[in-house]
Context: one part of a larger RNA
RNA sequence: GGCGUACGGUGAAUGCCUUGGCGCCAGCAGGCGAUGAAGGACGUGGCCAGCUGCGAUAAGCCUCGGGAAGCCGCAAGCAGGCUUUGAUCCGAGGAUGUCCGAAUGGGGAAACCCAUCCCGAUAAAAUCGGGAUACGGCCCGCCGAAUCCAUAGGCGGGUACGAGCCAACCCAGGGAAGUGAACCAUCUCAGUACCUGGAGGAAAAUAAAUCAAGCGAGAUUCCGUCAGUAGCGGCGAGCGAACGCGGAAGAGCCCAAACCUCGAACCUGUAGCAAUACAGGAACGGGGGGUUGUAGGACCGUCCACACGGAGUUACCAAUCCGUCCGAUAAGUGAACGGCGUGGAAACGCCGGCCAAAGAGGGUGAUAGCCCCGUAACUGAAAUCGGUGCGGACUCCGGACGGUAUCCUGAGUACCACGGGACACGAGAAAUCCUGUGGGAAGCUGGGGGGACCUUCCUCCAAGGCUAAAUACUCGCUGGCGACCGAUAGUGAACCAGUACCGUGAGGGAAAGGUGAAAAGCACCCCUGCGAGGGGAGUGAAAGAGUACCUGAAACCGUAUGCCU
Numbered sequence: 001g002g003c004g005u006a007c008g009g010u011g012a013a014u015g016c017c018u019u020g021g022c023g024c025c026a027g028c029a030g031g032c033g034a035u036g037a038a039g040g041a042c043g044u045g046g047c048c049a050g051c052u053g054c055g056a057u058a059a060g061c062c063u064c065g066g067g068a069a070g071c072c073g074c075a076a077g078c079a080g081g082c083u084u085u086g087a088u089c090c091g092a093g094g095a096u097g098u099c100c101g102a103a104u105g106g107g108g109a110a111a112c113c114c115a116u117c118c119c120g121a122u123a124a125a126a127u128c129g130g131g132a133u134a135c136g137g138c139c140c141g142c143c144g145a146a147u148c149c150a151u152a153g154g155c156g157g158g159u160a161c162g163a164g165c166c167a168a169c170c171c172a173g174g175g176a177a178g179u180g181a182a183c184c185a186u187c188u189c190a191g192u193a194c195c196u197g198g199a200g201g202a203a204a205a206u207a208a209a210u211c212a213a214g215c216g217a218g219a220u221u222c223c224g225u226c227a228g229u230a231g232c233g234g235c236g237a238g239c240g241a242a243c244g245c246g247g248a249a250g251a252g253c254c255c256a257a258a259c260c261u262c263g264a265a266c267c268u269g270u271a272g273c274a275a276u277a278c279a280g281g282a283a284c285g286g287g288g289g290g291u292u293g294u295a296g297g298a299c300c301g302u303c304c305a306c307a308c309g310g311a312g313u314u315a316c317c318a319a320u321c322c323g324u325c326c327g328a329u330a331a332g333u334g335a336a337c338g339g340c341g342u343g344g345a346a347a348c349g350c351c352g353g354c355c356a357a358a359g360a361g362g363g364u365g366a367u368a369g370c371c372c373c374g375u376a377a378c379u380g381a382a383a384u385c386g387g388u389g390c391g392g393a394c395u396c397c398g399g400a401c402g403g404u405a406u407c408c409u410g411a412g413u414a415c416c417a418c419g420g421g422a423c424a425c426g427a428g429a430a431a432u433c434c435u436g437u438g439g440g441a442a443g444c445u446g447g448g449g450g451g452a453c454c455u456u457c458c459u460c461c462a463a464g465g466c467u468a469a470a471u472a473c474u475c476g477c478u479g480g481c482g483a484c485c486g487a488u489a490g491u492g493a494a495c496c497a498g499u500a501c502c503g504u505g506a507g508g509g510a511a512a513g514g515u516g517a518a519a520a521g522c523a524c525c526c527c528u529g530c531g532a533g534g535g536g537a538g539u540g541a542a543a544g545a546g547u548a549c550c551u552g553a554a555a556c557c558g559u560a561u562g563c564c565u
Base pairs, nucleotide, nucleotide: 001564002563003562004561005560006559007558008557009556015550016514017513020485021484022482023481024480025479026478027477028476029474030473031165032164039100040099041098042055043054044053046078047077050074051073061094062093063092064091065090066089070082071081072080105114106113107112115133116132117131118130119129120128121127135162136161137159138158139157140156141155142154143153169200170198171197172196173195174194180187184234210217211216221248222247223246224245225244231239232238252466253465254464255410259288260287261286262285263284266281267280268279269278270277271276293444295409296408297407298406299403300402301401302400303399304398309397310396311395312394320393321392322391323390324389325387326386327385328384329383331379332378333377337352338351339350340349341348353370354369355359361373362372363371415439416438417437418436419435420434421433422432425451446461447460448459449458450457501508502507521549524536525535526534527533
């Protein structure tokens, strides 16, 4: 020195565990904000550095309810207190709420600096305290150009209307490329990613100028099918319907116009010198009327009713309120066990019982239906919020027939040409929809569509608007579940983590869980530097569980020894 054996050190794997994650389901909620949000800074405790809570009333103040004997957070200790006159704690409502932040008196390198006016404290000043003072929108008033009226504009007052934040879902305006086509340019990826604007608890769409086919259907949305069909396509790669059928849900309405009526001002005419009076007119505004395609309405005529009745807060015309009931936000009652053995400890084993609308689960010194918390079942709200049904208050509402001379029924619209885009449809035989430029109707004997176009036929009524449900999503709250993970896993984060640390910055981004049943966390003695560490003693079932703490593999390092060299 090697190999082996024994015993150690180091090291952290493994096993077991779980306070944390992951996924799904159901219910709720789907917003917060100038009454100052989200998020922060700085403070705040008797001793308090951090976290948590709170805000100069600062681990808290008040009221109402629950609850019950303890309490002063994590978190020990000292000191001092509170509490059956009901504290701590839980729930509801309220008060306070520094400074920054949309941040809004002005400024600013966020949490700072500097103001003006009014009120108050003071005899006054200084100073301090309270309030107001941003911008835009809307309303009112005054002033007021070019330019007579006016308009623009200015000034003042009022106004909780806006702004900012927020995970996904939604609508709209913009809008790629890697890729595929085995290259690549049309094409594809894809109207995707991404940017911007806007909204809601959903959004969008929605009540036929729709489909269909010679039969008919009857708003929209979503699912299944039709169907990878018909088609589109350098007819390549690929893209990809509709009709119809089966389901979920189900709901329909209001204006504009004709016509009637009211209205200050305006214009015209007449009278008057004028003020003014009367008549007419167009535009505009308010009210009534009216809403349709088998055309409807106005208008004219006839009849029935003027209150029976109907309806109603999501639309349908419109603003609500009360009661009752149910639910949410604290809770309450809640059955039934002993002995012996082993053991540190009984829930284990044995013996004998009991409950069960409760043998879900968790805890307790090992494995507990009957020890504890609970569980089944039942009960419960002063206050705030939500909901549905009912009841009440309240509010709203005419209809039928006939006539067809006249009037109305959405115009720079429909449509056409050119250029684009959307439609499954790439310009194609290319209808349909949208529109940048130009042209430009009819108006009910009217107009659109039925995939060029024309005829016949059928069907519908554009150029105004509203509308629940079925559908999409989950930042969040509550409950439940898992052939999900178990500390290199599961979130990046089980632990004071978006922390430490890195980066000028955008941004990147860790490691790190476990004594024991209970601290009983080793009094006292010894070595030592009044160390570190260790040896006794003691606690404990165990200290070879000693806070560098469960188990404690291997690499690696030793001590001792057998054999070989």
Predicted 3D model of a 565-nucleotide part of an RNA (large-subunit ribosomal RNA, domain I) from a Candidatus Xenobia bacterium.
The organism belongs to Candidatus Xenobia, within Bacteria.
Its Rfam family is "Bacterial large subunit ribosomal RNA". Gene Ontology terms of the family: structural constituent of ribosome and ribosome.